[in-house]
Context: one part of a larger RNA
RNA sequence: UCUGGGUUAGGGAACUCGGCAAAUUGGCCCCGUAACUUAGGGAUAAGGGGUGCCUGGGGGGUUGGGGCAACCCGGCCCUUCAGGUCUCAGUGACUAGGGGGACCUGACUGUUUACUAAAAACAUAGGUCCCUGCAAGACCGCAAGGUCGAGAACAGGGGCUGAAUCCUGGCCAAUGGCGGGACGUCAAACCCCGGUACAACGGGGCGAAGCGCCGCUUAAAGCCGGAGGUAACUCUGACCUUCUUAAGGUAGCCAAAUGCCUUGUCGGGCAAGUUCCGACGUGCAUGAAUGGAUCAACGAGGUCCCCACUGUCCCAACCCGGAGCCCA
Repeated sequence: UCUGGGUUAGGGAACUCGGCAAAUUGGCCCCGUAACUUAGGGAUAAGGGGUGCCUGGGGGGUUGGGGCAACCCGGCCCUUCAGGUCUCAGUGACUAGGGGGACCUGACUGUUUACUAAAAACAUAGGUCCCUGCAAGACCGCAAGGUCGAGAACAGGGGCUGAAUCCUGGCCAAUGGCGGGACGUCAAACCCCGGUACAACGGGGCGAAGCGCCGCUUAAAGCCGGAGGUAACUCUGACCUUCUUAAGGUAGCCAAAUGCCUUGUCGGGCAAGUUCCGACGUGCAUGAAUGGAUCAACGAGGUCCCCACUGUCCCAACCCGGAGCCCA
């Protein structure tokens, strides 16, 4: 010097990106326990008190010996009460939750980058759409054959969403899908005419799918405007005019894991807060299964605050191990 432990006056997060690390708490018994809630939970919530040993008593269970029996004499276990007694200290060692208040996010238990990521990612139950009547549909294979499937629509396959609750607005113009079939277009083959002693070749007819055309379809891929004026102070604009679109963003929600400007503005918390919480909303560029909003419980998830606690720090000191270094 490195490393593993231990103790520390006074202060108590002033440390730091951040309480990282450490400390606190801890078992059992009794009392007591809030908001919220899907009424199950939350909950060991929080917050208090007790805990050894000795003596005696009560209750329960089990078992042994003696005895004809009534009964008598015991052992062990569980539980409970009272009195006494000792230590600084009674879960005396070991074992052994710190707690609370909010927000974001994902409902939850689960799964994952074997060897830098455990998560808000994946999955999930639930929801919805599409395909499929079985010699089906989907998948593997050139085929034979095989799988879902010893299955049969309350089934199987595929896509999206992701518990429950309240909901899921408008647009089919363009892209996609499905359907239609009067018409147009449309290859080869076939037919007819011309041409060639045969052909090639030229023209016409017929004409499938597809495309055009016409409809339907968004929990299909997607999209969801601008300008001007207007109310008896001002401001604002329910209202009006106009351009324009397929339709002009509804309910909700928000400077959000989404807001550039931005440390937006106001309120809260602090003496002081680019973070945080509550509001506001012309939202650069929120928004409804690319789900929207809300949400009890849950989380080695992310963020903020408080109590307790502490060598994280003020500010360092000492002790016990191991390594290193020097000497033998």